[in-house]
Molecule: transfer RNA
Organism: Denitrovibrio acetiphilus DSM 12809
RNA sequence: GGGGGUGUAGCUCAGCUGGGAGAGCACCGCCCUUGCAAGGCGGGGGUCAGGAGUUCGAACCUCCUCAUCUCCA
Numbered sequence: 001g002g003g004g005g006u007g008u009a010g011c012u013c014a015g016c017u018g019g020g021a022g023a024g025c026a027c028c029g030c031c032c033u034u035g036c037a038a039g040g041c042g043g044g045g046g047u048c049a050g051g052a053g054u055u056c057g058a059a060c061c062u063c064c065u066c067a068u069c070u071c072c073a
Base pairs, nucleotide, nucleotide: 001072002071003070004069005068006067007066010025011024012023013022019056027043028042029041030040031039049065050064051063052062053061
């Protein structure tokens, strides 16, 4: 320098053919307990890596950039 993959909540990750942004763990509150843990119920937390474009509508499609992994040279 070139090819390919990945980037979504604090962490690990789903997200179907373009239409509701989600799960588990973690965090907070309540219940339960003599107390703790476990368990039950509820809650907060999002620039979907960044920008632009296409579209009535984009996490998803196109282009550029960044970070990271990998292959080739």